[in-house]
Molecule: Bacterial small signal recognition particle RNA
Organism: Kandleria vitulina DSM 20405
RNA sequence: UCUUGCCAUUACAAUAGAUGCAUCUGAACCAUGUCAGGACCGGAAGGUAGCAGCAUUAAGGAUCAACUUCUAUGUGUAGUGGCAUUUUUU
Repeated sequence: UCUUGCCAUUACAAUAGAUGCAUCUGAACCAUGUCAGGACCGGAAGGUAGCAGCAUUAAGGAUCAACUUCUAUGUGUAGUGGCAUUUUUU
């Protein structure tokens, strides 16, 4: 100087998983709102608390194309460093 291989590390990508976002679901009572019926207070007007139901959701669960963040790697490319090997020259 040239050839090949290996190891370590860095960056990016790939793959797998998780997470956030989105949607759906989701509370007999110990969530909220509205509270039929009924109950209570009142001479009355009316009021009070409030079960069921309904609605909105919490924790949780499910689904999913892309994206965010994180984790992992005997996947790939490149950079850097180290080791070994081959060729040539001095």